[in-house]
The RNA shown here (transfer RNA) has 71 nucleotides and comes from Linnemannia elongata. The same sequence occurs in records of 6 taxa. Rfam family: tRNA. It is annotated as a transfer RNA. Gene Ontology term of the family: triplet codon-amino acid adaptor activity. The RNAcentral record of the sequence draws on ENA and Rfam. The prediction has a mean pLDDT of 83.
RNA sequence: AGGGGAUUAGCUUAUCGGUAGAGCAACUUACUUACAAUAAGAAGAGGGAAGUUCAAUUCUUCCAUUCCCUA
Numbered sequence: 001a002g003g004g005g006a007u008u009a010g011c012u013u014a015u016c017g018g019u020a021g022a023g024c025a026a027c028u029u030a031c032u033u034a035c036a037a038u039a040a041g042a043a044g045a046g047g048g049a050a051g052u053u054c055a056a057u058u059c060u061u062c063c064a065u066u067c068c069c070u071a
Base pairs, nucleotide, nucleotide: 001070002069003068004067005066006065007064010024011023012022013021018054027041028040029039030038047063048062049061050060051059
C1' cells in the first nucleotide's frame, strides 16, 4: 500500500428488512438468625455519521477500533 473478517446489555453470544432474544453477572422481593443455594420479578444493548426503504442490527457509502492475508 492492497484485500478480507469482526463490532449487539457489564461479559459470552443469537436474531436471512417487520415489536432485538438467551446464558452468566449485577439489582429487588420471598425463604434464612445471617450468608449461600433456590424461587419469583424488574432493569439493562445495535461502534459513529449519512443514504435507500412505509419500515434497517440486517442493504449501500464513509469514518473509527480490532484481527487475518498479500506485497